[in-house]
Context: one part of a larger RNA
């Protein structure tokens, strides 16, 4: 753009994708079978494998500066404290969100149809005999449902409920963002306002700050101090910033 106004919400499914797996044990039952050795069908039940999906409670990984530590330099005039480099984390130890798997959860069933291969009934041609010629059953992990996902650009453009309208309804541009995302889209907001930053309180990590006071000749210890610090989570709360405001879109749908 279309889908003959405009917005939302809720669907229907032509179509078309994806799944579709195995084993092992234990009951049935040491039963049927078999001289024994051995050892089932059918049916019921429980465990595991690989293979998929989601997800972040634990468990585990990361987590480029959140927290402590630590070494050699070097600079803040010097102590003290910091702060630069050493890998575009110096290294060592931990670690919130968030990714993620080694983790946690499910998942494959079951029911029908129609059928191959077989197996049958009933029956002729051809007085029999035959599953077949006319009819009629039964049978597979296979096909079609079923089951999950997308899906009215399905142009045959569907369908339902509900709201609004003439400079309108409403989109759109701009502007804060993120649960979204390369761009664009989408989703939340935009003063009638908690959208994101900023402060407040918590959660949650680090692990007892500095700087004072006591011991100690010093390293250092001890107490103030479960301190300080401190991204991303949670919850308050307009102090910033979404400000003004600009474009399209017409005559109730003939």
């Nucleotide at each position: 753009c279309g889908u003959a106004g405009g917005a939302a919400a809720u669907u229907u499914g032509a179509a078309g994708g994806g799944a579709u797996c195995u084993g092992u044990c234990c009951c049935u039952a040491g039963u049927a079978c078999g001289a024994g050795a051995g050892g089932a069908c059918c049916g019921g039940g429980a465990c595991a494998g690989a293979c998929g999906a989601a997800c972040c409670u634990a468990u585990a990984u990361u987590g480029u500066u959140c927290c402590a530590g630590u070494u050699g330099u070097c600079a803040c005039g010097c102590c003290a404290g910091u702060g630069g480099c050493a890998u575009u984390u110096g290294c060592u130890g931990g670690g919130u969100a968030g990714a993620u798997a080694u983790g946690u959860u499910c998942g494959g069933a079951a029911c029908g149809g129609a059928u191959a291969a077989g197996c049958g009934c009933u029956g002729a041609a051809a007085g029999c005999a035959u599953c077949u010629a006319a009819g009629c059953g039964c049978c597979a992990a296979g096909c079609c449902c079923a089951c999950c996902c997308u899906a009215a650009g399905a142009a045959u453009a569907g369908a339902u409920u509900u709201c609004c309208c003439u400079g309108a309804a409403g989109a759109c541009g701009c502007c804060u963002u993120g649960u979204a995302g390369a761009c664009u889209a989408c989703a939340a907001g935009g003063u009638u306002g908690a959208u994101a930053g900023g402060u407040c309180c918590c959660a949650a990590g680090u692990g007892u700050a500095a700087g004072g006071c006591c011991c100690g000749u010093a390293a250092g210890g001890g107490u103030u101090u479960a301190a300080g610090c401190u991204g991303a989570g949670g919850g308050a709360u307009a102090c910033u910033a979404a400000u003004c405001c600009g474009u399209c879109g017409u005559u109730c749908g003939g």

Large-subunit ribosomal RNA, domain VI from a Candidatus Omnitrophota bacterium, 254 nucleotides, folded computationally. The prediction has a mean pLDDT of 87. The source organism's lineage runs through Bacteria, Pseudomonadati and Candidatus Omnitrophota. The full RNA is in RNAcentral, with records from ENA.